The RNA shown here (small-subunit ribosomal RNA) has 1371 nucleotides and comes from an uncultured organism. The sequence is in RNAcentral, with records from ENA and SILVA.
């Protein structure tokens, strides 16, 4: 808000009567009159319409809840008493007229009443001078009866007052003029500032007034173990409103949802002049929303209104419909069924699992469906009368048939695999999944959890003792005001007496019902309903009790507080005074530098500084004493002296007699820096200038310097104002120091002992999360104050307020975070610390980084330049050989069960093998020809081939999914375990400490005792021996060589330090002395180190290719850069010549000799050797000779010529030799490696790999053979003990602030724009009662009239809703 419906009735109150119907007359057959019945539709009049229904806007209030009261009122109801006499005028409505679009209006004329009016009586009310004065009534009806009017008196309802009780904000602290009382009126049903005149100046209020914000209260839900939170929907009481304000009228009751008037918004009608309207009644309709249903039957019940009564009305109410919106109960079947089917999933490939789960068999029939039957609810005596409803219920049919979802499965939390995805889709309450093996995501098996549900979202309480009353806390976590003084306030000693307020206990009222708890009944049962009973108050009233707290009276002396005698003190303010330093000035001596710094510089000085000497001047602080010593309430407070002045501290027990204790607001003191005025002003010393420092240096650090710092006087009110510990009293083991003062005792000096008060340490019990406190409590009570509630925002902002200012005191929100925080713990870390090692540095040699080459590596190129390794711990590393191969790479060309295993099925006898000609780069295609083998039961079968299908294959990704090896820290000396014991616990002890050592080697000390991986030893070489055995060594015998097995060294001896230790130092003896040298051995674990390309493996990925075969080509590319090396640069050399000395090792597809060819690489040649038998020989070195300091007789690259070897094959791309060519290079910048003795350094000799070789690499051999070490203060690492830590992928950690650039939130901000609630105004003012008006109107009553009384309208007058205007609050 469109439409319908929700409040009407009574004809027995009352007049008039429509339609139709009968009778009669008339009739122009339309029809008209008259009578009677009928009884609409409106009207007069009475009752209801104020209930019943709907909503919470509004209200912080006597609104509401409880209990109290009374200055009132009450229609219908009941009860009692009385009465209902006489009159009398109208008005609606019919009806005529008239206006008007409607709505409705105006006029004339008639009229009846339970309507209206006057008299009369009572009785009641009032006043009273005791005469009196106002003031009632109705009839109806055939009757029965029902009304009317007056009093009383009950009941129901209602008004109005008080006590107590229930929201938030002080960043609202003052509010109030009808305000508070009063005296008088007036108003009301009724008190009362409710109003209205005078008076008076009063009232509220930290116990929260006013003001703001929010809210309808209750009973009662819902949490809750309860106090207690949170709400107030359904039901029931209350209150409030009804399109918004304002208002009255009727009436018994309203200031009235479906009544009137007026304003104002909005709709609607309209003929423009004017009306009409009000769903927060019942459905319904728009809207707005995350969202809430039928425009449904019935008045049959139950109640309501009317009415005598039938009866009429009743969206109250009785059903019914929608919606799993809640609660209850119920179904979708039950029993039996193992080949554990099929399928689905999983597998470790055997199985497992859904799973008795289904099939299959035998049952039941609830709910649905069909038919029959079929109600209570209805009525008292009978018939009538049901909207639910042919519904609830019964019987009887048929068939397991129509009936299962939803959430979750990482922990919390019951429930777990697989795929698919690959920090992507996506999850999430928290913690936190997800980046190729996701029990977390998404989809499938399965399990699990409730089940016609089920999750999810919001929201209240619970857990949250996390606002704590029950029931917390503030030394470090948040959290004691800087300190004191003291109003209220809150606590308060010992003792008697009233009282009884609070406290305890009885009675006695009241706390509706409903609800909640027990009993019991009705619906098959439950949810639900009805019956009894019981519980619920900080209530009220009343009787009692008196112990303990309040009052009240009165005592006491120990609590406080006074006296008196005695101390000590940097307490505090005042004037005075003193000496040393520092500077300045003046003099004098004196000369070149002072100063200053880590180390310059600025700066002062030849104008005479600095040094140093007399003299002066002025400020400021007061060295030694001086002390975890003193005083003070903190803040402080420090030469001496006077004068004022506060406190404490002992002793004593004279006096008061609870006089205490804390303390919100209040007041007052309060370092330093600042401000104000006015003084000072030596030293210092913010700004400031000036030197260094550095990358800068608005700092550190130096040289100036100004406010200041110092006084007086007033402000500021803050500090890590700290013991981060409030204040007061009482208990509660000791030990040791100090200052003060007292008692005892003492040779009255020390010393010892008791004691009060101050003030320290150390520690029991006891307490705390731990550190820690610990009679100076953080222990144990109590009493009284301040403060805290997660971090950031934010010691902020706004608003108040104080301040001169600076700014202080109070003090949020938004937003963000999932943490910040405390103590303790292991580690790491430090430009802490203490102690110690290492070719780590130092001290030496000899290189590297410059050159030329050699070889890896980046990088560039390319068809490919295959891959891997990357700080140390990649880079002559995989790689102990890339021309083909190798090969993994790239063009091209060919094969597809394949180059290679193993199976399953056909198949095949000139079958497997061999394989010519041809084509082709090869691989590969062809396919002539030769031409087999094993068992047999004689059928066949192996093996082989071809064909098939399973699979083969991958140097294809993941070393960050693995195993296995391997680097590194590191051959550093740590790495842990058992049980004790000590911690709440991480963990700690052991393993730290003292000594020692290479070494957690040992020794000692110890709440540890022990153990166990590591260290050492054991093992292998190598130096000396002994024995034993020797071929091929040597000519022999032998044994200097070869092999084997022994012995040898253990700090064993001596001396010294040392702790009677362990161990060191020295020393003999000895081939070796303190681990003899060397190798082999590498703890717990670090680095997601290397490695899928050695091998192995999980996953993935490929399958006429990413497999595999083949030719060729590439890995060897070249502007560049590093890495590891060779080669050299030269004379300690280089050529020539000549002469010497090794050990290791390897050889039959090999080592290769004599010999002979070659200038030489080689060739031949072919002995000898399966090897202590042969190959088998070294180079520096030594001796001699030349070169003579240069690009050389150094140096080799380079290029060019001619050769040599391997090899299928040396173009790309081997080596090796002759002869030519002879580049760079003259010792290498920063820088950086190696090495402590048979070692650096030189010097050659071998070996592996291999056809050959790019071999200067690599491992091996031996020849020659050195320098240095003071030391540990620095660098690198690393071991141990200790602090500090805001780190803990751990210093490569962490982490801070400016700036750019986006986005949010929040403040101020020229302003701009709503909203609420007041206020000013001599602004405009509806309707209304109220009041006053008279000149207009007027039926009842007076009066004979005239009039009059009253009444009506009409003006006026303040009141006022709303509007205007206006300057403000707040938001």
């Nucleotide at each position: 808000c469109a439409u319908g419906c929700a409040a009407g009735u009574c004809g027995u109150a009352c007049g008039a009567g429509a339609a139709u119907c009968c009778u009669c007359u008339c009739u122009u057959c339309g029809g008209a009159g008259a009578g009677g019945a009928g009884g609409a539709c409106a009207g007069u009049g009475g009752c209801g319409a104020a209930a019943g229904g709907g909503u919470g806007a509004g209200u912080a209030a006597c609104a509401c809840g409880u209990g109290a009261g009374u200055a009132u009122c009450u229609a219908c109801c009941u009860c009692c008493a009385g009465g209902u006499c006489g009159g009398g005028a109208a008005c609606a409505g019919c009806c005529c007229g008239c206006g008007g679009a409607a709505a409705c209006g105006c006029g004339g004329a008639u009229u009846a009443a339970u309507g209206c009016c006057c008299g009369a009586u009572g009785g009641u009310c009032c006043c009273u001078u005791c005469g009196g004065g106002a003031u009632a009534a109705a009839g109806a009806g055939g009757a029965a009866u029902c009304g009317c009017c007056c009093g009383g008196a009950g009941a129901c309802g209602a008004g109005c007052u008080c006590g107590c009780g229930g929201c938030c904000c002080a960043u609202c602290a003052g509010c109030u003029u009808g305000u508070u009382g009063g005296c008088g009126g007036g108003g009301u049903a009724a008190c009362g500032g409710c109003c209205c005149a005078c008076c008076a100046a009063g009232g509220c209020g930290a116990c929260g007034a006013c003001g703001g914000g929010u809210a309808g209260g209750u009973g009662g839900u819902c949490u809750g173990a309860g106090a207690g939170g949170a709400u107030g929907g359904u039901c029931a009481c209350c209150c409030a409103c009804a399109c918004u304000g304002g208002g009255a009228c009727u009436g018994a009751g309203a200031u009235a949802c479906u009544g009137c008037c007026c304003a104002g918004a909005c709709u609607c009608c309209u003929a423009c002049g004017g009306g009409a309207g009000g769903c927060u009644g019942c459905a319904g309709u728009c809207g707005a929303g995350a969202a809430u249903c039928a425009u449904c039957c019935g008045c049959a019940a139950u109640g309501g209104g009317c009415g005598a009564a039938a009866g009429c009305c009743u969206g109250a109410c009785g059903g019914u419909g929608c919606a799993a919106u809640g609660c209850c109960g119920c179904g979708u079947g039950g029993g039996g069924g193992a080949u554990g089917a099929a399928g689905g999933c999983c597998u470790u490939c055997g199985g497992g699992u859904c799973g008795u789960a289904a099939a299959c068999c035998c049952c039941u029939g609830u709910c649905a469906g069909a038919g029959g039957g079929g109600a209570c609810g209805a009525a008292a005596a009978a018939c009538a009368u049901g909207a639910c409803g042919g519904u609830a219920c019964c019987c009887u049919c048929a068939g397991a048939g129509g009936a299962a979802g939803c959430c979750a499965c990482g922990g919390c939390u019951a429930a777990c695999c697989a795929c698919g995805u690959g920090c992507c889709a996506g999850c999430a309450g928290c913690c936190g999944c997800g980046g190729u093996a996701a029990c977390a995501c998404g989809u499938a098996g399965g399990a699990g959890g409730c089940g016609a549900g089920c999750g999810u979202u919001a929201u209240c309480c619970g857990g949250a003792u996390u606002u704590a009353u029950u029931g917390g806390g503030c030394g470090u976590a948040a959290a004691g005001c800087g300190c004191a003084u003291g109003c209220a306030g809150g606590u308060g000693g010992c003792u008697a007496g009233g009282u009884a307020a609070g406290u305890c206990g009885g009675g006695u009222g009241u706390g509706a019902a409903a609800g909640c708890c027990c009993c019991g009944g009705a619906c098959u049962u439950a949810a639900u309903c009805c019956g009894g009973g019981g519980a619920g108050g900080u209530c009220a009233u009343u009787c009692g009790a008196u112990a303990c707290u309040g009052c009240u009276u009165g005592g006491c002396u120990u609590g406080a507080g006074a006296g008196c005698g005695g101390g000590a003190g940097a307490g505090g303010g005042a004037a005075g005074u003193g000496g040393a330093a520092u500077u300045c000035u003046c003099g004098g001596u004196g000369u070149a530098g002072u100063g200053g710094u880590g180390a310059u510089a600025u700066g002062c000085g030849u104008a005479g500084a600095u040094a140093u000497c007399g003299a002066g001047a002025g400020g400021a602080a007061c060295a030694c004493c001086a002390g975890u010593g003193g005083c003070g309430a903190a803040g402080g407070c420090g030469g001496c002296u006077u004068c004022c002045u506060g406190g404490c501290c002992c002793g004593u027990a004279u006096c008061u007699g609870a006089c205490a204790c804390u303390a919100a607001g209040a007041u007052g003191c309060g370092a330093a820096a600042g401000c104000g005025u006015g003084g000072g002003u030596a030293g210092c010393a913010a700004a400031c200038g000036g030197a260094c420092u550095u990358a800068g240096a608005u700092a550190c650090u130096c040289c100036g310097g100004u406010a200041g710092u110092c006084c007086a006087c007033g402000c500021u009110g803050u500090a890590a104002a700290c013991g981060a510990u409030g204040g007061g009293u009482a208990c509660u083991a000791g030990g040791u120091g100090u200052a003060g003062g007292g008692g005892g005792u003492g040779u009255a000096a020390a010393a010892c002992u008791c004691u009060c008060u101050g003030u320290g340490c150390c520690a029991u019990a006891g307490u705390u999360a731990a550190c820690g406190c610990a009679c100076u409590a953080a222990g144990u009570a109590c009493c009284c104050c301040g403060c805290c509630u997660g971090g950031g925002g934010a010691c902020u902002a706004c608003g108040g307020u104080c301040g001169c200012a600076a700014g202080g005191c109070u003090a949020a929100a938004a937003c963000u975070c999932a943490a910040a925080g405390g103590a303790a713990u292991u580690g790491a870390c430090g430009g802490g610390g203490g102690c110690c090692c290492g070719c780590a540095c130092a001290a030496g040699c000899a290189g590297c980084g410059g050159a030329g080459c050699g070889u890896g590596u980046g990088g560039u190129u390319c068809a490919a330049u295959u891959c891997g390794a990357a700080g140390a711990u990649a880079c002559a590393c995989g790689a102990a050989g890339a021309a083909c191969c190798u090969u993994a790479c790239c063009u091209g060309g060919g094969c597809u069960u394949g180059a290679c295993a193993u199976g399953u099925u056909g198949g095949u006898a000139g079958u497997a093998g061999u394989g010519a000609a041809g084509c082709g780069a090869a691989a590969g295609c062809g396919g002539a020809a030769c031409g087999a083998u094993c068992c047999u039961u004689c059928g066949g079968g192996a093996a082989g081939c071809c064909a098939u299908c399973a699979c083969a294959g991958g140097u294809g990704c993941u070393g960050c999914a693995u195993g296995g090896c391997u680097g590194u820290c590191g051959u550093c000396a740590g790495c842990u375990c058992g049980u004790g014991c000590c911690g709440u616990g991480a963990g700690g002890u052991g393993u730290u400490g003292g000594g020692u050592u290479a070494a957690g080697u040992c020794c000692u000390g110890u709440a540890a005792c022990g153990a166990g991986c590591g260290c050492a030893a054991c093992c292998c070489u190598c130096g000396c021996u002994g024995c034993c055995a020797g071929u091929u060594a040597c000519a022999a015998g032998u044994g200097u060589c070869u092999g084997g097995c022994g012995g040898g060294a253990c700090u064993g001896c001596c001396g010294g330090u040392g702790a009677c230790a362990a161990a060191c130092c020295g020393g003999a003896g000895g081939a070796a002395g303190g681990u003899g040298g060397g190798g082999a051995u590498g703890a717990c674990g670090u680095c997601a180190a290397g490695u899928c390309a050695g091998c192995a493996u999980g996953g993935c990925c490929u399958u006429u290719a990413u497999g595999u075969c083949c030719a060729g080509g590439g890995c060897u590319a070249c502007a560049c850069a590093c890495a590891c090396g060779c080669u050299a640069c030269a004379a300690u050399g280089g050529c020539c010549g000549g002469u010497a000395c090794a050990a290791u090792a390897g050889g039959u597809u090999g080592c290769c000799a004599a010999g002979u060819c070659g200038u030489g690489a080689g060739g031949u040649g072919g002995a000898g050797c399966u090897a202590a038998u042969c190959c088998u020989c070294a180079a520096a070195a030594c001796c001699g000779g030349u070169c003579u300091c240069a690009g050389u007789u150094c140096g080799a690259a380079u290029u060019g010529c001619a050769g040599g070897c391997u090899g299928c094959a040396a173009c790309c791309c081997g080596c090796c030799u002759g002869c030519a060519u002879g580049a760079a290079g003259u010792u290498g910048g920063a820088g950086u490696u190696g090495c402590u003795a048979g070692u650096a350094a030189a010097c050659g000799c071998g070996c592996g790999u291999c056809a050959g070789c790019a071999a200067u690499a690599g491992u091996g051999c031996g020849u020659u053979g050195a320098a240095u070490a003071c030391g540990u203060u620095c660098c690198c690492g690393g071991g141990c003990c200790u602090u500090g830590u805001a780190c803990a992928c751990a210093c490569c950690g962490c982490c801070c602030g400016u700036c750019a650039c986006g986005u949010c939130a929040u403040g101020g901000g020229a302003g701009u724009u709503g909203g609420u609630a007041a206020c000013a105004c001599a602004c405009u003012g509806a309707a209304g009662a109220c009041a006053g008006u008279g000149g207009g109107c007027u039926g009842a009553c007076c009066g004979c009239a005239a009039g009059g009384a009253g009444g009506c309208a009409g003006c006026u007058g303040g009141u006022u809703a709303a509007g205007g205007u206006g300057g403000g609050a707040c938001u």

The coordinates come from a structure-prediction model, not an experiment, and the mean pLDDT is 84.